The RNA shown here (transfer RNA) has 73 nucleotides and comes from Massiliimalia timonensis. It matches the Rfam family "tRNA". Gene Ontology term of the family: triplet codon-amino acid adaptor activity. Taxonomically the source falls in Massiliimalia (Bacteria, Bacillota, Eubacteriales, Oscillospiraceae).
RNA sequence: GCUGCUAUGGCUCAGUAGGCAGAGCACGUCCUUGGUAAGGACGAGGUCACCAGUUCGAAUCUGGUUAGCAGCU
Numbered sequence: 001g002c003u004g005c006u007a008u009g010g011c012u013c014a015g016u017a018g019g020c021a022g023a024g025c026a027c028g029u030c031c032u033u034g035g036u037a038a039g040g041a042c043g044a045g046g047u048c049a050c051c052a053g054u055u056c057g058a059a060u061c062u063g064g065u066u067a068g069c070a071g072c073u
Base pairs, nucleotide, nucleotide: 001072002071003070004069005068006067007066010025011024012023013022019056027043028042029041030040031039049065050064051063052062053061
């Protein structure tokens, strides 16, 4: 230098024939308990890496950028 893959709550990850953004763990409040555990109910938390484009509408399609990983030279 070229190619491919990845980027989504604090963490690990789902979510592709474009149409309300989700799960588990963690966290908060409450219930239960002799009790810090276990169990149960409810809740907060993400402008989907960034900038543009297409579209009535983009996490999803297109182009570019950044970062990480792998391969080739």